[in-house]
Molecule: transfer RNA
Organism: Trichosurus vulpecula
RNA sequence: UAGAAUGUGGUGUAAUGGAAACACGUAGAAUUUUGAGUUCUUGGAUAUGGGUUCGAAUCCUAUUGUUCUAG
Numbered sequence: 001u002a003g004a005a006u007g008u009g010g011u012g013u014a015a016u017g018g019a020a021a022c023a024c025g026u027a028g029a030a031u032u033u034u035g036a037g038u039u040c041u042u043g044g045a046u047a048u049g050g051g052u053u054c055g056a057a058u059c060c061u062a063u064u065g066u067u068c069u070a071g
Stems, first nucleotide, its partner, number of pairs: 001070007010024004018054001027041005047063005
């Protein structure tokens, strides 16, 4: 420099265009002499800016971060 892939809670993964789920972890409560464990509850996220659409995590476009390939 060219091409390709990818970006979703703190972490890891889901989600035919109809409104974001699960697990672990955080916080609180119950149980326990304490801790651990178990049960219940709880907050937290679609990289950014535009466009298409009645409706976008999803489609298009630009930028940006990361990774891979060629040189």